[in-house]
RNA sequence: GCCCUGUUAGCUCAGUUGGCAGAGCAGCUGACUCUUAAUCAGCCGGUCGUAGGUUCGAAUCCUACACAGGGCA
Numbered sequence: 001g002c003c004c005u006g007u008u009a010g011c012u013c014a015g016u017u018g019g020c021a022g023a024g025c026a027g028c029u030g031a032c033u034c035u036u037a038a039u040c041a042g043c044c045g046g047u048c049g050u051a052g053g054u055u056c057g058a059a060u061c062c063u064a065c066a067c068a069g070g071g072c073a
């Protein structure tokens, strides 16, 4: 230098057909319990890496760039 994969909640990841952004864990509150743990119920938490483009509509398609991993030279 070229190619491929990835970047989504504090963490691990889903969402792959363009149409309301989700799960588990963590955190908070409550129930239960003598207390803790466990269990149960609820709540909180997102510029979807950044900037543009296409579209009525983009996490999703296109382009450039950044970061991480891998391959070729």
Base pairs, nucleotide, nucleotide: 001072002071003070004069005068006067007066010025011024012023013022019056027043028042029041030040031039049065050064051063052062053061
Annotation: A computed fold for a 73-nucleotide RNA from a Phycisphaerales bacterium, annotated as transfer RNA. It matches the Rfam family "tRNA". The sequence is in RNAcentral, with records from ENA. RNAcentral records the identical sequence in 4 taxa. Lineage of the source: Bacteria > Pseudomonadati > Planctomycetota > Phycisphaerae > Phycisphaerales.